The part of an RNA shown here (small-subunit ribosomal RNA, central domain) has 349 nucleotides and comes from an uncultured bacterium.

[in-house]
Context: one part of a larger RNA
RNA sequence: CUGGGCGUAAAGCGCAUGCAGGCGGUUUAAUAAGUUGGAAGUGAAAGCCUAUGGCUCAACCAUAGAACUGCUUCCAAAACUGUUAAACUAGAGUCUGGGAGGGGAAGAUGGAAUUAGUAGUGUAGGGGUAAAAUCCGUAGAGAUUACUAGGAAUACCAAAAGCGAAGGCGAUCUUCUGGAACAGUACUGACGCUGAGAUGCGAAAGCGUGGGGAGCAAACAGGAUUAGAUACCCUGGUAGUCCACGCAGUAAACGAUGAAUGUUAGUCGUUGGGUAGCUAGUCUAUUCAGUGAUGCAGUUAACACAUUAAACAUUCCGCCUGGGGAGUACGGUCGCAAGAUUAAAACUC
Numbered sequence: 001c002u003g004g005g006c007g008u009a010a011a012g013c014g015c016a017u018g019c020a021g022g023c024g025g026u027u028u029a030a031u032a033a034g035u036u037g038g039a040a041g042u043g044a045a046a047g048c049c050u051a052u053g054g055c056u057c058a059a060c061c062a063u064a065g066a067a068c069u070g071c072u073u074c075c076a077a078a079a080c081u082g083u084u085a086a087a088c089u090a091g092a093g094u095c096u097g098g099g100a101g102g103g104g105a106a107g108a109u110g111g112a113a114u115u116a117g118u119a120g121u122g123u124a125g126g127g128g129u130a131a132a133a134u135c136c137g138u139a140g141a142g143a144u145u146a147c148u149a150g151g152a153a154u155a156c157c158a159a160a161a162g163c164g165a166a167g168g169c170g171a172u173c174u175u176c177u178g179g180a181a182c183a184g185u186a187c188u189g190a191c192g193c194u195g196a197g198a199u200g201c202g203a204a205a206g207c208g209u210g211g212g213g214a215g216c217a218a219a220c221a222g223g224a225u226u227a228g229a230u231a232c233c234c235u236g237g238u239a240g241u242c243c244a245c246g247c248a249g250u251a252a253a254c255g256a257u258g259a260a261u262g263u264u265a266g267u268c269g270u271u272g273g274g275u276a277g278c279u280a281g282u283c284u285a286u287u288c289a290g291u292g293a294u295g296c297a298g299u300u301a302a303c304a305c306a307u308u309a310a311a312c313a314u315u316c317c318g319c320c321u322g323g324g325g326a327g328u329a330c331g332g333u334c335g336c337a338a339g340a341u342u343a344a345a346a347c348u349c
Stems, first nucleotide, its partner, number of pairs: 004320003007303002012317001014201004021194003025088007033081002035077008049065006091191001092188003095184003103177007110154001115149007125136002162169002206247006215241002220236004258316006266294012278281001298305002322349003331342004
C1' cells in the first nucleotide's frame, strides 16, 4: 500500500486567475519506453525451507535440492499507457443575431425625510418613560407657514425574483466597460480539467494623510433603576460611519457542503431565450440555461440530501487523526500599529 474520512461528530483554503506537476475525447498507421511471454548470464558461502543421513535422541552437524520474488542482455507480442505522423468533431473556443440583468467605474440630476439657520403667525409648555428626572422653553420653545444650507440614504416597485468568482450590488439619466444564457451551426481542431508555490480580488471594524460631518453613535458625561448598576431605559455626545488615495487581509467570509465531467423516477412554481400549435390569449404544449418547493431509487448514525446530491463513478487540489494546554509560546515572513500567517512541547484528564 491493500483498506478511513471532511453538511451538523475533528476536517473544504473567503473567492478567483494560473506557471510547474497530476489527469485527459474519437480514428488510422508506425514505434516498442512502460507492459506481457520466452531464453541466457548472474543473483558468494553460511542462514531460512524441503528431503535424507551422522552423533543413543535433541540441540548441533553433513549431503542434496528448492529458493534467492532482483539485475543485465537477447528474441517475440502489440491490446492498453507513452512517443511520432496523419485525420475527425461530440469537449473547449471563435463568429453572427435578437434579447435579459441592483455586474463594475466615472460624471450629472431629482424628490421624500431628519437636522440647523432666517422670517412670519402664536402662547405656555415641549420632550421623554413602566413611572420619572437630567434636557429644551417667556432672552418666546414645541406647533405651523415660507425660504435657505448641508450631509447621508434612496420609501413604493420588491419577489422562494435578478446579476456577480466570492466579498457583494437597489432613485433617475449619460459615457466607458466585464461576464453569462439562448438561437444559427459559419470557423479552429483537444487548444481541455485540476492546480503545490505564486499573483489578484476580498464585508464590517481598524490604521495613515487630506477633506466632509445631517442623522446615527463605541468611548465619555449626566438622569433614572438597583443592595450595588462601571449595564439594560432616558437626555446629551466624540472617534467612527461618508469622500479621495494608501495600508490592513480577517468574519457563523455559511449551502457550516472544493473544482470539473458523465450517469440515475417524477410533480408543482418562477426568471431569461428558442420552437410548435390554434380558439390569437399577458394562451397552451415543448426545449435549453438558471432559481425554489415537494418527492422515488439510492445514501445517511440520525436529522436529512435527493438531476442545483450528501446517489453512482472518474480526475486533481486542500484539510482531519481524543479533550484541555492552543490556534497559544518560540522562531520565520508580512504590517505604521493593531495584529495576521506559519505553528509546537512540557504538563494534565

The full RNA is in RNAcentral, with records from ENA and SILVA. Rfam family: Bacterial small subunit ribosomal RNA. Rfam links the family to the GO terms ribosome and structural constituent of ribosome. The coordinates come from a structure-prediction model, not an experiment, and the mean pLDDT is 89.